Background
Predicted 3D model of a 98-nucleotide RNA (SAM riboswitch aptamer (S box leader)) from uncultured Mesobacillus sp.
[in-house]
RNA sequence: CUUAUCCAGAGUGGCGGAGGGACAGGCCCUGCGAAGCCCGGCAACCUUCUUUCUAUUAGAAAGGUGCUAAUUCCUGAAGAACGAUUUCUGAAGAUAAG
Numbered sequence: 001c002u003u004a005u006c007c008a009g010a011g012u013g014g015c016g017g018a019g020g021g022a023c024a025g026g027c028c029c030u031g032c033g034a035a036g037c038c039c040g041g042c043a044a045c046c047u048u049c050u051u052u053c054u055a056u057u058a059g060a061a062a063g064g065u066g067c068u069a070a071u072u073c074c075u076g077a078a079g080a081a082c083g084a085u086u087u088c089u090g091a092a093g094a095u096a097a098g
Stems, first nucleotide, its partner, number of pairs: 001098006011039001013038003019029003023076004040068003045064002047061004072092001078089004
């Protein structure tokens, strides 16, 4: 940079000891224990196997990742619909594969 996905799911655990939710604004979480590490768990993008049968469909596993408060916590630059509220596209971000 390209493509796909982001309203589902997942802990009464151990160590640790003050921050965290990407950024800005808001709003939240947190000594009834934040980040981080370990264990556990969730999911199924890549992968492997079986089936169909070669365009692919369906199922299983869990090796490489990922995730495990709140819709990506909400809004953001721009645009569309609407009288307005609001909704949608989308921007930004995250993840996977190339």